[in-house]
């Protein structure tokens, strides 16, 4: 240097053009309980960035930046 995958909450993650962006865990609040633990309920909290397509992008396309891989170089 050249190819290929991935990036969504404090972690894990589901979505694959039209959703109120789901879900589990964590956190917080309440409920139960003598307490604590389990539990049940509630509630904050997310699409890395810039451009294109489209009437409409998280999602489709180039590009960047991180991550991961595989290939080839190493006089």
């Nucleotide at each position: 240097g050249c190819c290929c995958c991935c990036a969504u909450g404090g972690u894990c993650u589901a979505g694959a053009g039209g959703u109120u962006a789901g879900g589990a865990c964590a956190c917080a609040g309440c409920c139960c309980u003598u307490u604590c633990a389990a539990g049940g309920c509630u509630a904050u909290a997310a699409c890395u960035c810039g451009g294109g397509u489209u009437c409409g992008a998280g999602u489709c396309c180039c590009g960047a930046u991180g991550g991961g891989g595989g290939c080839a170089c190493c006089a």
Predicted 3D model of a 75-nucleotide RNA (transfer RNA) from a Chloroflexota bacterium. The source organism's lineage runs through Bacteria, Bacillati and Chloroflexota. Its Rfam family is "tRNA". The family's RNA type in Rfam is transfer RNA.